A computed fold for a 98-nucleotide RNA from uncultured Ruminococcus sp., annotated as SAM riboswitch aptamer (S box leader). The coordinates come from a structure-prediction model, not an experiment, and the mean pLDDT is 85. Its Rfam family is "SAM riboswitch aptamer (S box leader)". From the family's description: The SAM riboswitch is found upstream of a number of genes which code for proteins involved in methionine or cysteine biosynthesis in Gram-positive bacteria. The SAM riboswitch acts at the level of transcription termination control. The RNAcentral record of the sequence draws on MGnify. Lineage of the source: Bacteria > Bacillota > Eubacteriales > Oscillospiraceae > Ruminococcus.
RNA sequence: CUUAUCAAGAAGGACGGAGAAAACAGGUUCUAUGAUGUCCGGCAACCUUCCGCACGGGCGGAAAAGGUGCUAAUUCCUGCGGUUCGCCGGCAGAUGAG
Numbered sequence: 001c002u003u004a005u006c007a008a009g010a011a012g013g014a015c016g017g018a019g020a021a022a023a024c025a026g027g028u029u030c031u032a033u034g035a036u037g038u039c040c041g042g043c044a045a046c047c048u049u050c051c052g053c054a055c056g057g058g059c060g061g062a063a064a065a066g067g068u069g070c071u072a073a074u075u076c077c078u079g080c081g082g083u084u085c086g087c088c089g090g091c092a093g094a095u096g097a098g
Stems, first nucleotide, its partner, number of pairs: 001098006012040004019030003024079004041071003046067002048063006075092001080089003
């Protein structure tokens, strides 16, 4: 840079000890009843394997050993444009594959 996805899911335990929810701003929330984080575990099924149907490159189903990912709240919400005020699109971001 291209492309797909981002409303579902994730019990519990150990370590540890102060802030955390990407950045900026504004909200809102989590947190000594121990958060964030690390490990075990767990969830999921992008890569992967198998089956069926297509044979215009896809669709549906199953599996989970390996590579990633994820494991409070829609990507926590808003920021720009549109709107029938429900949302839709965009920007930014995250993850996979190339």